[in-house]
Context: one part of a larger RNA
RNA sequence: UCCGCAGCAGGACGAAAAGACCCUAUGGAGCUUUACUACAGCUUGAUAUUGAAUCGAGCGUACACAUGUGUAGGAUAGGAGGGAGACUUUGAAGCCUCAGCGCUAGCUGAGGUGGAGUCGCUGGUGAAAUACCUCCCUUGUGUACGUUUUAUUCUUACCAUGGCCGUUAUCCGGUCAUGAGACAGUGUCUGGUGGGUAGUUUAACUGGGGCGGUUGCCUCCUAAAGAGUAUCGGAGGCGUUCAAAGGUCGACUAAACACGGAUGGAAAUCGUGUUGAUAGUGCAUACGCAUAAGUCGGCUUGACUGUGAGGCUUACAAGCCAAUCAGGGACGAAAGUCGGAGUAAGUGGCCCGCUGUUCUAGCAUUUGCUAAUGUAUGUGGGAACGACAGCGCAAACGGAUAAAAGUUACCCUAGGGAUAACAGGCUUAUCGGCCCCAAUAGUUCACAUAGACGGGCCGGUUUGGCACCUCGAUGUCGGCUCAUCACAUCCUGGAGGGGGAGCACCUUCCAAGGGUAUGGCUGUUCGCCAUUUAAAGUGGUACGUGAGCUGGGUUCAGAACGUCGUGAGACAGUUCGGUUUAUAUCCGCUGUGGA
Numbered sequence: 001u002c003c004g005c006a007g008c009a010g011g012a013c014g015a016a017a018a019g020a021c022c023c024u025a026u027g028g029a030g031c032u033u034u035a036c037u038a039c040a041g042c043u044u045g046a047u048a049u050u051g052a053a054u055c056g057a058g059c060g061u062a063c064a065c066a067u068g069u070g071u072a073g074g075a076u077a078g079g080a081g082g083g084a085g086a087c088u089u090u091g092a093a094g095c096c097u098c099a100g101c102g103c104u105a106g107c108u109g110a111g112g113u114g115g116a117g118u119c120g121c122u123g124g125u126g127a128a129a130u131a132c133c134u135c136c137c138u139u140g141u142g143u144a145c146g147u148u149u150u151a152u153u154c155u156u157a158c159c160a161u162g163g164c165c166g167u168u169a170u171c172c173g174g175u176c177a178u179g180a181g182a183c184a185g186u187g188u189c190u191g192g193u194g195g196g197u198a199g200u201u202u203a204a205c206u207g208g209g210g211c212g213g214u215u216g217c218c219u220c221c222u223a224a225a226g227a228g229u230a231u232c233g234g235a236g237g238c239g240u241u242c243a244a245a246g247g248u249c250g251a252c253u254a255a256a257c258a259c260g261g262a263u264g265g266a267a268a269u270c271g272u273g274u275u276g277a278u279a280g281u282g283c284a285u286a287c288g289c290a291u292a293a294g295u296c297g298g299c300u301u302g303a304c305u306g307u308g309a310g311g312c313u314u315a316c317a318a319g320c321c322a323a324u325c326a327g328g329g330a331c332g333a334a335a336g337u338c339g340g341a342g343u344a345a346g347u348g349g350c351c352c353g354c355u356g357u358u359c360u361a362g363c364a365u366u367u368g369c370u371a372a373u374g375u376a377u378g379u380g381g382g383a384a385c386g387a388c389a390g391c392g393c394a395a396a397c398g399g400a401u402a403a404a405a406g407u408u409a410c411c412c413u414a415g416g417g418a419u420a421a422c423a424g425g426c427u428u429a430u431c432g433g434c435c436c437c438a439a440u441a442g443u444u445c446a447c448a449u450a451g452a453c454g455g456g457c458c459g460g461u462u463u464g465g466c467a468c469c470u471c472g473a474u475g476u477c478g479g480c481u482c483a484u485c486a487c488a489u490c491c492u493g494g495a496g497g498g499g500g501a502g503c504a505c506c507u508u509c510c511a512a513g514g515g516u517a518u519g520g521c522u523g524u525u526c527g528c529c530a531u532u533u534a535a536a537g538u539g540g541u542a543c544g545u546g547a548g549c550u551g552g553g554u555u556c557a558g559a560a561c562g563u564c565g566u567g568a569g570a571c572a573g574u575u576c577g578g579u580u581u582a583u584a585u586c587c588g589c590u591g592u593g594g595a
Base pairs, nucleotide, nucleotide: 001595002594003593004592005591006590007589008588010587011586012585015581022416023415024414025413027412028411029408030407031406032405035200036199037198038197039196041193042192043191045189046188047187048186049185051154052153053152054151056149057148058147059146060145061144062143063142064141065140066139068137078136079135080134081133082132085119086118087117094113095112096111097110098109099108100107101106159179160178161177162176163175164174165173166172203215204214205213212232216238217237218236219235220234221233239397240282241341242340246300247299248298249297250296251295252294255275256274257273258272259271260270280289281288283346285344286343287342304327305326306325310321311320312319316398329338330337331336352392353391354390355389356388357387358386360371361370362369363368374385375384423470424468425466426465427464429463431459432458433457434456435455436454440450441449477552478550479549480548482544483541484540485539486538487537490515491514492513493510494509495508496507497506498505517531518530519529520528521527558576559575560574561573562571563570564569
């Protein structure tokens, strides 16, 4: 070196299972609820099945009777018309008793007594007699009828129970009796309730996701001297206001400081001087503004109707600027300016709904008359649609619907190393180590020793940052076993210095040959404790080592406590329990045999 045999498991990011953790999907499912919308179920009312009677209440009609004081006025005048008489031995006035009404003054009725008069017209009052007659009004009583309804009652519908028969039949039918009864039950319509059931929704950005924050518009910087330009980059504003803060014509100039001056002060109003726009502009910022766009005054409504050449911007849709012309105006002597505001924010596409307009010209002129009037083409009415203007949402602000929240550790699927947790990689803020400077401490003396403020490197053991390999899987803490390397050396060894008398000790240099603990508690690494030791080193090796072991912890399904949540459920909170696969193909290694 080759070929065997028996073994071990370090590697083949070994095998197995399109990762179960994490994220994504306008994927799914289970579950929850004061998410949304429905539907069973329950319930309210109306109506049909569904008939009869009585009392009461309400309403209407008819009849009879009563009923009506504001003041003045004989005095409780309802309205209008006619009217000069009306009533009375068929018993007037007056008196007594009773009843009703009443704004306590009186009015009306019944009975008795009484015995022949009472009232009106005339006067006064806004209106004249309940003297008399007719038609009515208000309020009330009684009767009749109609209707609605509460309550009660009835029995024939309907319902229940029982007996008998069909029939030797727990259904059903017939019949009888009893109970109940127009209720219940059922049909239709209707209001409510309704996780009982169902279908769904539950945003995106994001140095993983969640939590937090944000989402449209304006200004500045970043922005790299045209325009544009991102970030969870740095700063601020807006979701309006003004009938003057608009138009035009004319006029004017702030603000600060110093000094002087009664009350008067840091600051009011007054005067002088100096600087010169620092002032002001409704509000943020930027750019403008003295010819003022700033401040004041006069007159006014162009904060107009129709048109829109030509441009800016731009994927689109939008957005922005704008001369000219016509009409009829405002201001100005005129030239001219004026289609809002010094400019840049103050906002919203389509559908749908609502409101208004689509009605202009001529004559008259306060109403009005005539002609014309989108789809619409015989004409009129009505309805619908269209056009124009305004209003009503989408702030997740290019707005998915008229309408929408959670949970999953019971979970599933498609995918992703486009994206997290382990490990690796890069980086090294943090961490560890060394060096420079040397203040200060060290009685004196920077450098025996310690070393501030700073500066320069190294390492890649911590906590991080990034998200580069791996999600068709790289098994994750600790322990056991077995190790191997570095040296920034714990012991042993050799040296220098000491603020080293000695013993001890401090500091620095050389040195990796060998060595470098047993127990108690805890799952622990760590740590604390006990007792030893010459010493009980620091680190790397996928925080060495699970196809070597273990499985105490973490991290599935069960269950419980505390807390949170309405709940389903949740918790780097706790607690009990919880399947660790494999006969080794190759490389590697160990032992052994042969050539």

A computed fold for a 595-nucleotide part of an RNA from a bacterium, annotated as large-subunit ribosomal RNA, domain V. Its Rfam family is "Bacterial large subunit ribosomal RNA". Its family is annotated with ribosome and structural constituent of ribosome in the Gene Ontology. Its mean pLDDT, the model's own confidence on a scale to 100, is 81. It was read from a public genome assembly.